[in-house]
Context: one part of a larger RNA
RNA sequence: AUUGAACACUGGCGGCAUGCUUUACACAUGCAAGUCGAACGGCAGCGCGGGCUUCGGCCUGGCGGCGAGUGGCGAACGGGUGAGUAAUACAUCGGAACGUGCCCAGUAGUGGGGGAUAGCUCGGCGAAAGCCGGAUUAAUACCGCAUACGACCUGAGGGUGAAAGUGGGGGAUCUUCGGACCUCGCGCUAUUGGAGCGGCCGAUGGCAGAUUAGCUAGUUGGUGGGGUAAAGGCCUACCAAGGCGACGAUCAGUAGCCGGUCUGAGAGGAUGAACGGCCACAUUGGGACUGAGACACGGCCCAAACUCCUACGGGAGGCAGCAGUGGGGAAUCUUCCGCAAUGGACGAAAGUCUGACGGAGCAACGCCGCGUGAGUGAUGAAGGUCUUCGGAUUGUAAAGCUCUGUUAAUCGGGACGAAAGAGUUCUGUGUGAAUAAUGCAGAAAAGUGACGGUACCGGAAUAGAAAGCCACGGCUAACUACGUGCCAGCAGCCGCGGUAAUACGUAGGUGGCAAGCGUUGUCC
Numbered sequence: 001a002u003u004g005a006a007c008a009c010u011g012g013c014g015g016c017a018u019g020c021u022u023u024a025c026a027c028a029u030g031c032a033a034g035u036c037g038a039a040c041g042g043c044a045g046c047g048c049g050g051g052c053u054u055c056g057g058c059c060u061g062g063c064g065g066c067g068a069g070u071g072g073c074g075a076a077c078g079g080g081u082g083a084g085u086a087a088u089a090c091a092u093c094g095g096a097a098c099g100u101g102c103c104c105a106g107u108a109g110u111g112g113g114g115g116a117u118a119g120c121u122c123g124g125c126g127a128a129a130g131c132c133g134g135a136u137u138a139a140u141a142c143c144g145c146a147u148a149c150g151a152c153c154u155g156a157g158g159g160u161g162a163a164a165g166u167g168g169g170g171g172a173u174c175u176u177c178g179g180a181c182c183u184c185g186c187g188c189u190a191u192u193g194g195a196g197c198g199g200c201c202g203a204u205g206g207c208a209g210a211u212u213a214g215c216u217a218g219u220u221g222g223u224g225g226g227g228u229a230a231a232g233g234c235c236u237a238c239c240a241a242g243g244c245g246a247c248g249a250u251c252a253g254u255a256g257c258c259g260g261u262c263u264g265a266g267a268g269g270a271u272g273a274a275c276g277g278c279c280a281c282a283u284u285g286g287g288a289c290u291g292a293g294a295c296a297c298g299g300c301c302c303a304a305a306c307u308c309c310u311a312c313g314g315g316a317g318g319c320a321g322c323a324g325u326g327g328g329g330a331a332u333c334u335u336c337c338g339c340a341a342u343g344g345a346c347g348a349a350a351g352u353c354u355g356a357c358g359g360a361g362c363a364a365c366g367c368c369g370c371g372u373g374a375g376u377g378a379u380g381a382a383g384g385u386c387u388u389c390g391g392a393u394u395g396u397a398a399a400g401c402u403c404u405g406u407u408a409a410u411c412g413g414g415a416c417g418a419a420a421g422a423g424u425u426c427u428g429u430g431u432g433a434a435u436a437a438u439g440c441a442g443a444a445a446a447g448u449g450a451c452g453g454u455a456c457c458g459g460a461a462u463a464g465a466a467a468g469c470c471a472c473g474g475c476u477a478a479c480u481a482c483g484u485g486c487c488a489g490c491a492g493c494c495g496c497g498g499u500a501a502u503a504c505g506u507a508g509g510u511g512g513c514a515a516g517c518g519u520u521g522u523c524c
Base pairs, nucleotide, nucleotide: 003521005520006519007518009516012370013369014368015367016366018363019362020328025326026325027324029323030322031321034073035072036071039070040069042066043065046064047063048062049060050059051058052057080281081280082279090205091204092203093202094201095200098198099197100196103194104193105192106191107190108189109188110187111145113143114142121134122133123132124131125130151160152159153158165186166185167184168183169182170181173180174179207253209251214244215243216242219241220240221239222238223237224236225235226234256278257277258276259275260271261270262269263268283304284303285302286301287300306317307316308315309314334360336359337358338357342356343354344353345352346351373403374402375401376400383394384393385392386391407465410459411458412457413456417451424444425443426442427441428440429439430438431437468513469512470511471510472509473494474493475492479508480507481506482505483504489496490495
């Protein structure tokens, strides 16, 4: 000099940060991932309209909407933790044999059919979780057919493989009055390129032990085959006998790595909390499914330990998400507010969700700032302490007088963060048969704040509400008195205390730092 600190004493305010370093111990409760009716059949509940009514109510999907269900996208992000890992990790520099939902740019399409199934309904089983059967129904769910610019395979002749619709508007024409048809938007299919992201390989670098010296059979290489998005003993059959190692293999120990952080003039040493990047993990161990992406924290299956429910037949669970509880510990916070901002998911949008995030709360845990008053005031009051009894000191300190009003308290006003997007109206322009509709660009007005009646500003009044802690033998700034008498005690080192202790205890005085101060731990 440092700290994610703890403990003793003390404690006025504000700003900004930080806050389980120990048991990757166990968890009550609530919340943390949903969304879309402009994909679909529908209608449990609410509201509107309509019908009936004995005035109690009943019926009706026609409308706004919408529980449950099918379907799509998301749930692989965001958030947590550091157990494992000494290299399948990380950092830096390179590489070739790869993938890619959403996004951007381009090209070509989007034709015609089919069979189911959930829901609903009927019946049954079960304590529950839940399950079974019959009948019936839709789709952007599922499956063929057609077509194939490009794509893939090829023996170069040829062969293979796709799609889905939906919403807005509309003048002719047709119509079974539903619509067809036209057009715009959003989708869908195939493919090319890109962006971003990810998988893989190599080199170099960064702990300690030789009281660990030999290790290795898929081991090292080759060929054929398999597998993967992709190279590869990644896997398999056969063949060869290799491969690593004192430049430290193997084994055992410890450890997430880095940007950084602390210290230091630097070289270096230590460290890896918070913030950012990467990795690993999600009660323990194993496994795959779905998917563009997982071998998946709040998904599934199996096994194990533990906890809970049970009608004993069987079921349910996983806070290393945010709060919170018990336990452990020297020790670490609220079961708070809000989606207003930023960001994310879904949606055409309105919007919904978001313990991410934005805020508030608690804690002197840290850093920074401010205050606890300023000026004047000597018979140098009183009191205290010391005294050589003359006095000295506390000490301009107090009182008194004159001021100021920071902060706190009180009264009143009162924000920035919020202007975008969307919606409404208008203008230009593109598509279009169109003045409709719609894409793009622009303009206008209105509206939106958890924090919060907070910050800030103003008014009035009052010195009123606000100082402690440690030390005083030397190192080391700061001394006397009394008590004690090798006792009681102090102590970082030297050391002090056995009757005149500046070293113990108390008092007065003094020194240092100050809302802190001292001790302990820790690193340089």